[in-house]
């Protein structure tokens, strides 16, 4: 230098272009307990790496960047 993959709550992952982005762990509150843990119930938290484009509609498609990983020379 060229090519490929990945980037989504604190962490780990889902998510055929279409109903305000889902699950587990964690966190907060409550129930329970003498108390803690466990269990159960409820709740907060990401507009999807950044920007632009296509589209009636984009986490999803296209382009340019950024970050990480891999391959070739």
């Nucleotide at each position: 230098g060229c090519c490929c993959c990945u980037g989504u709550a604190g962490c780990a992952u889902a998510g055929c272009g279409g109903c305000u982005a889902a699950u587990g762990c964690g966190c907060c509150a409550g129930u329970u307990u003498c108390g803690u843990a466990a269990a159960c119930u409820g709740g907060a938290g990401a507009u999807c790496g950044a920007g632009a484009g296509u589209u009636c509609a984009a986490a999803u498609c296209u382009c340019u960047c950024c970050a990480g990983g891999g391959g070739c020379u």
Molecule: transfer RNA
Organism: Candidatus Woesearchaeota archaeon